[in-house]
């Protein structure tokens, strides 16, 4: 100086809950409140979930078959809506003992 490091210290973000607000919802923003976070800091690029409205009867274990399990308030496609506090990806950063 450096990081798939993370003791001290200073500060910081702030779950779920509540009232306020936007928004069809998911959710978002603003106040309180504080579970937790060393990027819980920004970006929806992949993936994954959520939700809206459509469409199909199917979905998984398994590539098929059989079998066995789930499923209609389900459970699969299909977002241009959302989520960085679900994972990666790209950027960017305080502190500094071991």
């Nucleotide at each position: 100086a450096c990081c798939g490091c993370g003791a001290a210290a200073u500060g910081g973000c702030a779950a779920a809950c509540c009232c306020g607000u936007c928004g069809a919802a998911a959710g978002g923003c603003g106040g309180g409140g504080g579970c937790g976070c060393a990027a819980a800091g920004c970006u929806a690029u992949g993936g994954g979930c959520c939700u809206u409205c459509g469409g199909u009867u199917g979905g998984u274990g398994c590539c098929c078959c059989c079998c066995a399990c789930c499923a209609a308030u389900a459970a699969c496609c299909g977002a241009u809506g959302g989520u960085c506090g679900c994972c990666a990806a790209g950027c960017u950063a305080c502190c500094g003992a071991a």
A computed fold for a 98-nucleotide RNA from Limnoglobus roseus, annotated as c-di-GMP-I riboswitch aptamer. It was read from a public genome assembly, where an Rfam model found it. The source organism's lineage runs through Bacteria, Pseudomonadati, Gemmatales, Gemmataceae and Limnoglobus. Its Rfam family is "c-di-GMP-I riboswitch aptamer". Rfam describes the family as follows. GEMM was predicted in a large-scale screen for bacterial structured RNA regulatory elements.